This record gives sequence, structure tokens and C1' cells, in this order.
RNA sequence: CGAGUCGGCCGGGCGGCCGCGGCGCAUGGGACGACCAGUCACUGGAAACGCCAGGCGCCGAGGAAAGUCCGGACUCCACAGAGCAGGGUGGUUGUCAACGGCAACCCGGGGUGACCCGCGGGACAGUGCCACAGAGAACAGACCGCCGACCGCGAGGUCGGUAAGGGUGAAACGGUGCGGUAAGAGCGCACCAGCGAUGCGGGUGACCGCGUCGGCUCGGUAAACCCCACCCGGAGCAAGGCCGAAGCACGGACCGCAGGGUGCGUGUGCGCGGGUGUUACGAGGGCUGCUCGCCCCAGCCCGCGGGUGGGCCGCUUGAGGUACCCGGCGACGGAGUGCCCAGAUGGAUGGUCGCCGCCGACCUAUGGUCGGAACAGGAUCCGGCUUACACGCCGACUCGUUCG
Repeated sequence: CGAGUCGGCCGGGCGGCCGCGGCGCAUGGGACGACCAGUCACUGGAAACGCCAGGCGCCGAGGAAAGUCCGGACUCCACAGAGCAGGGUGGUUGUCAACGGCAACCCGGGGUGACCCGCGGGACAGUGCCACAGAGAACAGACCGCCGACCGCGAGGUCGGUAAGGGUGAAACGGUGCGGUAAGAGCGCACCAGCGAUGCGGGUGACCGCGUCGGCUCGGUAAACCCCACCCGGAGCAAGGCCGAAGCACGGACCGCAGGGUGCGUGUGCGCGGGUGUUACGAGGGCUGCUCGCCCCAGCCCGCGGGUGGGCCGCUUGAGGUACCCGGCGACGGAGUGCCCAGAUGGAUGGUCGCCGCCGACCUAUGGUCGGAACAGGAUCCGGCUUACACGCCGACUCGUUCG
């Protein structure tokens, strides 16, 4: 200097004028009306507050606020069980409130490398699939071949052996070499790979390294169904509470009250009566897929017409953020101090002017002119993931070339 890999940051600044939402303070006005009084069916006075007005001060969108893909907090079901169904995850360790997140590492694959990728348990539980080609695609297989015997003048034929050589294919039942054989084959041997058994060492672990022995070696696919291990109640701020307003008819079905069951006693059975104790039959509803089980409960369900539907809380101080210090490879954790913090609801931060900064083009070039500046706006809150993003800035590392 060039090429590349990984990570982080920013998302224009300052000022004037006018205009928004929230909170606080003070000022002015001010219902209803607590309360007080009187000659007490009534009359008079009346605090605070809601509310209205302007004034001063402080605060007021994001790195993704998007997607709604995960996980929670919180609220209710509800006092909260079991099973099935269903869903999720899938190497190890750590971290976190938790997660399918994040960090580090292991194994496999890619890359010269920095690094990147992984639906990472199981194919010996079972089922399925591997087109075409090919003899044959999983206890497969003989197309061309090689060898032997017999027949034949010869070409060649018949029978047997073979899977080393060739061919087909993405893939053909270990690889190389030597021996052996009629020709061959792990048939035997040496080395290697794989598998199994076993010993030692390292590591928290997944795993890694070294050695010994052995049968010689019995595809791939689970991001196909499936098996295994672990995990999972449901619904959601339109959750859920409080106040206010309205609350009227018609038709249909079921049910409660009425009563029912069980136990004790009587020699048995039946019936009746009394007492005591226990229980609650039960229409309907709930456990937000089903079953059991449990719970609530005297009125409830279906259809149809009319009426009311406004305000307040929840609402933002948190598993908060951030700077410094300590521990840790890291994610992250710990302690103290300082600084910071939107709560709307027909739904808030805008308009305008000026100067400066950044980027680009041009020119008469220490200046001037023109143009540009992305993705994009909270609605219960938080931790992640994914996607979108102009200009620009910073850091670490790898490879190549050249110079010293």
C1' cells in the first nucleotide's frame, strides 16, 4: 500500500420567535357542598376539592420504538390435582428472573489464514425412501471378464469356481503391499482406518492423547415417520378493579322450594313411626382441548325487541440505565458514590428564521455556487431474537506485495 475477517459507536450542533403534552409551585376565579346559624316543610352563610384562566420552573420517543418470533414480571381463572392429547428443546460447562437467549469450550465441515457454519441424542426398537443407470442399492450381486472339466475341425457351447481387474452409478459390503491359489478372495500376514474390549494420563465436562488385545469390517437418510432424555396450566392491560348511568317487554326449555339417600335398632323380611348423626341430591357454571377429580351454586339457559355504555385507577422507580472500582478468558457478578428517568387516550415535541458542521458536484479554488442527509414514532413493562438502515468514525486481527 492492497485484499479480507471480527467487534463497537453515531444517527447533525447552537440560538431567536410562535405553538404542543405531563408534573410541580404560586396567583385570580370558582360550582356541588362538609359544616354553622335562624323565625327550621324553609332561608341565610359557607372551608377544602373537582373545574377554568394565564404565569414561572423542570421533563418529554428508538437503535431498532418495527415483526409479534421466544421468555418472563404483573392480573384474573383459583384453594389448586392427576392423566391423555398437544407443544418446545437436543454436544458440555457457565451465566441469567427465565428463554429456543448469551459466553467459553468440544466434535464435525469450509477457508492459506484471521474466522465462519451446525434443527450436534438414537439407523443394533420398528416402518419408510435412495429416481435413472446398473448383474446387483443392504445378510445385494455376476454384465464384460479370470480359472478348471467336458464336447467341438474351428467359431464356440455346457457345467462348476471366482468377485482381485473393468464397466454402471451420488454411493457397490475397508485401503495399500506381499504371500498364497487352478484362478481369486482378510484366505493368511505387515502397516493404516474403522468397530469392540481394556490399561494409563489430561480435563469440572463434552472429549483428547498414548498403549495392549481381537473378530477381520455387517451403506445412507430422522431438516422422513418414529424412539429416547429433559421442560411446559390457561388467558391476557381490550388483564383486572372502583365510581356513575341504564336496568323494560315477549316466547320457549330445564330446575329449586316440595323432598331424597345412607347408618343405627328389631330373630329374618317387609312396612310404619320416632330420635340422633352424617351428607347434600341438584338445573346451571368453573378449572380456557379432552377425561377423571375437585370447586361454586338457587335460579339459570336459548331466541327476539328496546334502553344505558361516561369517568377514575391500573400508568410507570424498575429482575432500571449509566460512569468509576473489584472478581472473571468471557457472558456476567459484587460493593460504594455520582448522574439520569414520557405516560398520551379523535391519542403529545411541530412550524419558521439564522449561523456552524458532514457528504457530493462544479468553478474564477485557504474562497464561492448548487444539491443531499438513511431506517423510521411509545400505549402495561422488561430480557432477547429477527428484519430495515444514508453519510461517517474507532479498534483488533489475518493474508499478500514493497521498503528499511
Molecule: Bacterial RNase P class A
Organism: Gordonia oleivorans